Notes
Transfer RNA from Callorhinchus milii, 72 nucleotides, folded computationally. NCBI's taxonomy places the organism under Eukaryota, Eumetazoa, Craniata, Holocephali, Callorhinchus.

RNA sequence: AGCCCUAUAGCUCAGUGGUUUAAGCACUCGCCUUGCAAGCGAGAGACCUGGGUUUGAUUCCCGGCAGGGCGA
Numbered sequence: 001a002g003c004c005c006u007a008u009a010g011c012u013c014a015g016u017g018g019u020u021u022a023a024g025c026a027c028u029c030g031c032c033u034u035g036c037a038a039g040c041g042a043g044a045g046a047c048c049u050g051g052g053u054u055u056g057a058u059u060c061c062c063g064g065c066a067g068g069g070c071g072a
Stems, first nucleotide, its partner, number of pairs: 002070005010025003018055001027043005048064005
């Protein structure tokens, strides 16, 4: 060179052609406490990038970037 896999929130990840993309930890606010922690309640935060197919794409297809693996 070539082939395969992965990419979703600050981190670990679930999931899907449509209506609100969930969860844990972390973060913010409130309750509780003399105070801190724990606990409880609420909130903010994400589909790597460009194109294509489609009524509709984060999902399907192609290219690219990045990471990992196989292989000479």